[in-house]
Molecule: transfer RNA
Organism: Thermodesulfobacteriota bacterium
RNA sequence: GGGCGGUUAGCUCAGGUGGAUAGAGCGUUGGCCUCCGGAGCCAAAGGUCGCGCGUUCGAGUCGCGCAUCGCCCG
Numbered sequence: 001g002g003g004c005g006g007u008u009a010g011c012u013c014a015g016g017u018g019g020a021u022a023g024a025g026c027g028u029u030g031g032c033c034u035c036c037g038g039a040g041c042c043a044a045a046g047g048u049c050g051c052g053c054g055u056u057c058g059a060g061u062c063g064c065g066c067a068u069c070g071c072c073c074g
Stems, first nucleotide, its partner, number of pairs: 001073007010026004019057001028044005050066005
């Protein structure tokens, strides 16, 4: 330099052929329970979906550029 893949919550990840409020587990916080709680139960908070532009009535999803991580080729 070229190619492929990843980037979504604090962490690990899902998200069909573009569609109405973006999710799960773990963690965190509060409550309940309990002799105690680090176990169990209930609830809540937490997101510019890496950045920008474009396509579209509508983009996490499609296109282009950039950034970054990994792998391969030279």